[in-house]
Context: one part of a larger RNA
RNA sequence: GCCUGCGAGUUAAUCUCAGUGGCGAGGUUAAGGAAGAGACAUCCGGAGCCGAAGCGAAAGCGAGUCUGAAUAGGGCGCCAUAGUCGCUGGGAUUAGGCACGAAACUGGGUGAGCUACCCAUGGGCAGGGUGAAGCGAGUCUAAAAGCUUGUGGAGGCCCGAACCUACUAAUGUUACAAAAUUAGGGGAUGACCUGUGGGUAGGGGUGAUAUGCCAAACGAACUCAGAGAUAGCUUGUUCUCCCCGAAAUAGCUAUAGGGCUAGCGCUGCAUGUUUAGCAACGGAGGUAGAGCACUGAAUGGGCUAGGGGGCCUAGCGCUUACCAAACCCAAUCAAACUCCGAAUGCCGUUGUUUGAGAGUGCAGUAGUCGGACUACGGGUGAUGAGAUUCGUGGUCAAAAGGGAAACAGCCCAGAUCAUCGGCUAAGGUCCCCAAAUCCAAGCUAAGUGGGAAACGAUGUGGGGUUACCGCAACAACCAGGAGGUUUGCUUAGAAGCAGCCAUCCUUUAAAGAGUGCGUAAUAGCUCACUGGUCAAGUGAUCCUGCGCGGAAAACUUAACGGGGCUAAGCUUGGUACCGAAGCCAUGGGAUUUGGUGAAGAACCAGAUCGGUAGGGGAGCGUUCUGCCAGCGGAGAAGGUCGACCGGAAGGACGGCUGGAGCGGGCAGAAGUGAGAAUGCAGGC
Numbered sequence: 001g002c003c004u005g006c007g008a009g010u011u012a013a014u015c016u017c018a019g020u021g022g023c024g025a026g027g028u029u030a031a032g033g034a035a036g037a038g039a040c041a042u043c044c045g046g047a048g049c050c051g052a053a054g055c056g057a058a059a060g061c062g063a064g065u066c067u068g069a070a071u072a073g074g075g076c077g078c079c080a081u082a083g084u085c086g087c088u089g090g091g092a093u094u095a096g097g098c099a100c101g102a103a104a105c106u107g108g109g110u111g112a113g114c115u116a117c118c119c120a121u122g123g124g125c126a127g128g129g130u131g132a133a134g135c136g137a138g139u140c141u142a143a144a145a146g147c148u149u150g151u152g153g154a155g156g157c158c159c160g161a162a163c164c165u166a167c168u169a170a171u172g173u174u175a176c177a178a179a180a181u182u183a184g185g186g187g188a189u190g191a192c193c194u195g196u197g198g199g200u201a202g203g204g205g206u207g208a209u210a211u212g213c214c215a216a217a218c219g220a221a222c223u224c225a226g227a228g229a230u231a232g233c234u235u236g237u238u239c240u241c242c243c244c245g246a247a248a249u250a251g252c253u254a255u256a257g258g259g260c261u262a263g264c265g266c267u268g269c270a271u272g273u274u275u276a277g278c279a280a281c282g283g284a285g286g287u288a289g290a291g292c293a294c295u296g297a298a299u300g301g302g303c304u305a306g307g308g309g310g311c312c313u314a315g316c317g318c319u320u321a322c323c324a325a326a327c328c329c330a331a332u333c334a335a336a337c338u339c340c341g342a343a344u345g346c347c348g349u350u351g352u353u354u355g356a357g358a359g360u361g362c363a364g365u366a367g368u369c370g371g372a373c374u375a376c377g378g379g380u381g382a383u384g385a386g387a388u389u390c391g392u393g394g395u396c397a398a399a400a401g402g403g404a405a406a407c408a409g410c411c412c413a414g415a416u417c418a419u420c421g422g423c424u425a426a427g428g429u430c431c432c433c434a435a436a437u438c439c440a441a442g443c444u445a446a447g448u449g450g451g452a453a454a455c456g457a458u459g460u461g462g463g464g465u466u467a468c469c470g471c472a473a474c475a476a477c478c479a480g481g482a483g484g485u486u487u488g489c490u491u492a493g494a495a496g497c498a499g500c501c502a503u504c505c506u507u508u509a510a511a512g513a514g515u516g517c518g519u520a521a522u523a524g525c526u527c528a529c530u531g532g533u534c535a536a537g538u539g540a541u542c543c544u545g546c547g548c549g550g551a552a553a554a555c556u557u558a559a560c561g562g563g564g565c566u567a568a569g570c571u572u573g574g575u576a577c578c579g580a581a582g583c584c585a586u587g588g589g590a591u592u593u594g595g596u597g598a599a600g601a602a603c604c605a606g607a608u609c610g611g612u613a614g615g616g617g618a619g620c621g622u623u624c625u626g627c628c629a630g631c632g633g634a635g636a637a638g639g640u641c642g643a644c645c646g647g648a649a650g651g652a653c654g655g656c657u658g659g660a661g662c663g664g665g666c667a668g669a670a671g672u673g674a675g676a677a678u679g680c681a682g683g684c
Stems, first nucleotide, its partner, number of pairs: 001684006011095013026050003032044003054061002064076004098236002101233001105226006116200009125190001127159003130155001134151006163187003167184005202218001204214003211220001239619006249262005263368002265365007273356001274358001276353008289340001290338002295334003299330004304324001306323002308320004371396010401412003416588004421584003427578003430563003436575001438574006449565001455549002459546010476533005482506003488500002512527001516525002589609008620673001622670007630662002638657005644651002
C1' cells in the first nucleotide's frame, strides 16, 4: 500500500411540542398483591400526581384577592372553560451522552542489576627515564655554612603498553553497533582504574551544575488506580430518491477561530393579497452640485486706522518700492461653512398589474457569527496594494453550460430526463475552428493593431482663423547692400558687431549708427532691405482622427492562443450566418395550485423541479421475535457467470459450484448499511 472483517447520535429518568389512541370535569395508578403453563394479557391496590380558582411574602380570604384609612385608584385573576393517561416521533436537561485523541493533575505502589554519590571489603597499573629530602666519605672552617663525591629513591614528575578516556578525521547512518569501526590523540602511583556486598526514591534522590543522571526519550521516573479526567480544538461519522433551502450581519460576552438573543432557512396551523412592481397625490430630508449671505481659509488692487524705517524746529508734523486690521472692488476654497439645492432612495394614501414555494401572525426546530472578488459612493493608506474598513447592487460561496487561449468572484445564461430536430445570447464568421476571404464609406504603413507616461517631432487625414501673392508672393540663382562716420562715451584699442547713451541726416531701386561669423583693433564673409531671372501659390497659428520616438533582464520565440494577416487592423453604417444544458419542438417522469370526481383512482388547465450548511417527506436492505401460509439431498444458505425487472436503494430467474438448512406476506424490536478517523485486527 491493497484485500477481508470490526468501527461513531445510544440507553434511562424528567420537562416540552407534534402525531395518534383511551377516558373525559375528570384522568391515572406506584410500591405491593392475586389467579395462571406462559404472555407486551387479566384482576386487586387511589398512597400519590395532574386538572377543574385565584390572589397574597404570609396569616388568610375567595370570583375575587393584594396594596391601602378607603366602599378610591391600580396590579394579578373571574366573566370566555379541557384535561389526563399511554404509544410513537422532534427538542431540552441530568448522566461519559456521536466516536477516537492530549499535554497534564491526584493517590497507592515498583525501581540505584543502567547511571550519580557514599560505605565496607578485595583486586590492578609491562618497561624505561629523571634523581628531592635524608645519610656516608672527602675537602674546607675556630665551629658552621659552603663545595666535591657516593648512597638514597621523593613526585596529582617525564616517555610509554595493559587499563581508563573520547580531542580530530574518515567510514558507518534500513549500521557490525538504537553511539560502533579505522587511523591518530589524552591520562597511565593517582582528585587513578576496577570486582563483590550494601545505602540514598520521585513535591524525592544524587550531582567537582551539564538541568546532568535515577534501567536505550527525566524542567520532574515507571506502574496501577481516580478515569470513559477535561479538550470552546483537529479528524471521522456507514443505504436511496423527492421537495424547500441559508449565513458569514447586529447587540452583549475575561469576548473576538466560542457562545446567547435578534436577522436569514425549514415544517405545521391560521389569515387571504394584507406582499411586490408601476402610476397619481401628499410628505420628511440638507447629500451631489453650486454659492460666499454666516463661520473660517486664501490672492491682487483700492482706501485707510495702527506699527516699522527716514527727515525733523525735538513740539506739532512731513514722508515711505515696508508690515497691515476694518471697509470697498475683482477672482477663489471648505468632511466637521450654507443665502441655495437636485436625481435617486424613504414614509403614507388611492388606483392598477401581479397569484409568487408572495406577505403577516402563532407554534416547533435548524444552520450561520473567518467570507471572496467585481461595479458605484466614501474613510484609512502614497486619490499604493490580489491592502484595509463601511454603504448599495451583482456573482462566487452553494452554479454546471457558452464566451474571455488557459482563468471561484468578469460577460451571456440558471442544468427534471431523452432526441443524429429548430431559433437565439454574449462572443464570433481566412486556417487550426462552427459561421462572410460579405456589402458601402473612410483612416492607418507603425505588424500600429498585438503592453506604458511626462515630454519631443515639417508622419499623415479632417476642420477653423490669419498674413503675403499675376501691380509677381515663397524657395533658388545673378547683382547691389552706399555716404556723413572709426556717431558720441568708454578704452591700450572699441572702426555696425566687449560695454554705456543716443539711434539722426544724406544719396538712393534699396541699404540698420547694423542679424550672425570673424579681427588685438581694422580687414573679410553674411543678414535685414532692393533690382533682375523664374513662375503659382507660400507662411503663421488653433482644434481634431490615426500613427512615430520616449521603450533595457535574466531556462525558450514568449506583450495577436498559434498559423499567418496590409486586412484577416481601426472608425461608421448595413445584410446574412455560426453560436449555450437559454428559448422552441416532440416524448417521458416528479412536485404543487385550481377544476371534475366518493376517492391521494383517473382526467383537464396552469406553475414548478441547480444546490453546500440545514429542514421536511417517501422508501430499499440487514439481524432477531410473533402470527400466517410455504421451500429444501429430485439439492437450502453461501460462491460464481449471465444480454432480465424497477425511478434509486435494490429484486427475480437460469447454468455451474456447494452440501443443510432457508426465504415470502403482515406486524414488532434493533449491537441496522463503511472509503476515508496518520482508525483497530488479520492476510498478502

Large-subunit ribosomal RNA, domain II from a Deltaproteobacteria bacterium, 684 nucleotides, folded computationally. The full RNA is in RNAcentral, with records from ENA. NCBI's taxonomy places the organism under Bacteria, Pseudomonadati, Myxococcota, Myxococcia. The coordinates come from a structure-prediction model, not an experiment, and the mean pLDDT is 86. Rfam family: Bacterial large subunit ribosomal RNA. Gene Ontology terms of the family: structural constituent of ribosome and ribosome.